[in-house]
A computed fold for a 477-nucleotide part of an RNA from a bacterium, annotated as small-subunit ribosomal RNA, 5' domain. Its Rfam family is "Bacterial small subunit ribosomal RNA".
Context: one part of a larger RNA
RNA sequence: GGAUGAACGCUGGCGGUGUGCCUUAGGCAUGCAAGUCGAACGCUCCCUUCGGGGAGAGUGGCGAACGGGUGAGUAACGCGUAGAUAUCUACCUCAUAGUGGGGAAUAGCUCAGCGAAAGUUGGGGUAAUACCGCAUAGUCCCUCCGGGGUAAAGGCUUCGGCCGCUAUGAGAGGAGUCUGCGUCCUAUCAGGUUGUUGGUGGGGUAAUAGCCUACCAAGCCGAUGACGGGUAGCCGGUGUGAGAGCACGACCGGCCACAAGGUCACUGAGACACGGGGCCUACACCUACGGGUGGCAGCAACCGGGAAUCUUGCGCAAUGGACGAAAGUCUGACGCAGCGACACCGCGUGUGGGAAGACGCUCUUCGGAGUGUAAACCACUGUGGCAAAGGAAGAAGUUCUGACUGUACUUUGCUAGAAAGCACCUGCUAACUACGUGCCAGAAGCCUCGGUAAUACGUAGGGUGCAAGCGUUAUCC
Numbered sequence: 001g002g003a004u005g006a007a008c009g010c011u012g013g014c015g016g017u018g019u020g021c022c023u024u025a026g027g028c029a030u031g032c033a034a035g036u037c038g039a040a041c042g043c044u045c046c047c048u049u050c051g052g053g054g055a056g057a058g059u060g061g062c063g064a065a066c067g068g069g070u071g072a073g074u075a076a077c078g079c080g081u082a083g084a085u086a087u088c089u090a091c092c093u094c095a096u097a098g099u100g101g102g103g104a105a106u107a108g109c110u111c112a113g114c115g116a117a118a119g120u121u122g123g124g125g126u127a128a129u130a131c132c133g134c135a136u137a138g139u140c141c142c143u144c145c146g147g148g149g150u151a152a153a154g155g156c157u158u159c160g161g162c163c164g165c166u167a168u169g170a171g172a173g174g175a176g177u178c179u180g181c182g183u184c185c186u187a188u189c190a191g192g193u194u195g196u197u198g199g200u201g202g203g204g205u206a207a208u209a210g211c212c213u214a215c216c217a218a219g220c221c222g223a224u225g226a227c228g229g230g231u232a233g234c235c236g237g238u239g240u241g242a243g244a245g246c247a248c249g250a251c252c253g254g255c256c257a258c259a260a261g262g263u264c265a266c267u268g269a270g271a272c273a274c275g276g277g278g279c280c281u282a283c284a285c286c287u288a289c290g291g292g293u294g295g296c297a298g299c300a301a302c303c304g305g306g307a308a309u310c311u312u313g314c315g316c317a318a319u320g321g322a323c324g325a326a327a328g329u330c331u332g333a334c335g336c337a338g339c340g341a342c343a344c345c346g347c348g349u350g351u352g353g354g355a356a357g358a359c360g361c362u363c364u365u366c367g368g369a370g371u372g373u374a375a376a377c378c379a380c381u382g383u384g385g386c387a388a389a390g391g392a393a394g395a396a397g398u399u400c401u402g403a404c405u406g407u408a409c410u411u412u413g414c415u416a417g418a419a420a421g422c423a424c425c426u427g428c429u430a431a432c433u434a435c436g437u438g439c440c441a442g443a444a445g446c447c448u449c450g451g452u453a454a455u456a457c458g459u460a461g462g463g464u465g466c467a468a469g470c471g472u473u474a475u476c477c
Base pairs, nucleotide, nucleotide: 001477002476003475004474006473007472008471009470010469013347014346015345016344017343018342019340020339021305026303027302030300031299032298035062036061037060040059041058043056044055045054046053047052069258070257071256078183079182080181081180082179083178084177085176087175088174089173092171093170094169095168096167097166098165099164100134102132103131109124110123111122112121113120114119140149141148142147154163155162156161184230185229186228191221192220193219196218197217198216199215200214201213202212203211233255234254235253236252237248238247239246240245260281261280262279263278264277283294284293285292286291311337313336314335315334319333320331321330322329323328350380351379352378353377360371361370362369363368384415385414386413387412388411389410390409394404421466422465423464424463425462427446428445432461433460434459435458436457442449443448
């Protein structure tokens, strides 16, 4: 000098774009953040122009594994990069072949009961794109090549068809696993390891594999740093620097990990699952004391901690997502608005004229000098401010649809009116005098300054620098 997710002191006019718990992965009142489908299904209720329309709990389907948050853990195939394959893949696209005929239940409902509640037990009866056999198999799977095994679901219709369902193959996108190389400090950590290293049999997985298990062998890693300890999410990038490098990893994007602390599986194409479940622990709440309920590292808000970090806002209009044939519903993702000079950028606080030069103040050699065209005063302008009128784009889609918003912007009128500070002035380093103080009070980044004329302390006048900021502190280069 540059930089910052900054903080502190003094000061503070406007706009745009960004950005805002770096600390206790501490605790959380309240509201919202994941639903949707009646064109899969039965039922109950309401309205009805008797065509139909609407609401509710439930069965069923899809979604809830995305999106959003955080960085605790992790020095690791976690990440980056370049490869590999022993694998899986819902929705989407393409292709081929099908979609025949039956059955038994169950929730809702109803009856009876238990419980303070959360909830729960039994009897009866009902539907389906829920469940289970049978048939068929171009394919597919197993095979000793003889053969054996495996499927389906209907709904709507203007009767044209449309949406589905089953099996298999291919694609796209996604995911799993493996490998080479790279990835902080420490030797005052030198030896580490027994499922350890390899093999065989068995099991297991979508899949390879000590992944697991029995037996056998005794291997495997290590000064090219094993093992241990400390620290840390990694990267694209960011800051700085001429570069090499050094430091960092906030916002945005990719990957990973986590969801009060542990642990476990279920469902599913996908989870060992933030707003699903079981168990243990801690904490909190309800209780009729028998027992139950909860998880903001989602968006706001609150308490605490801290030098320090925002609104319990509006809207689904746009973009994107889930469901749906669609209309549409949901969406604290997102789009906006609010707060903060926190950062960057832009603008303003007037412009021209105006005295050998007012007043005041400061200095003085008492003559004067400085402040200083500065002010007053005259003329002008309207960035801004105030008021009024008009008024978008963002809407894609013929019509309709805008939270922001009567916003941006435009026009007219009025008004110099609201709008300048902060630090410094011994040298480094741009900028000097007076008074007060007297090694005191104080200053200070370094050298140092102050003990009676201090350009270094305090105040004033003047000056210098930057400017809606200026200084200080912290950290990096």

The prediction has a mean pLDDT of 85.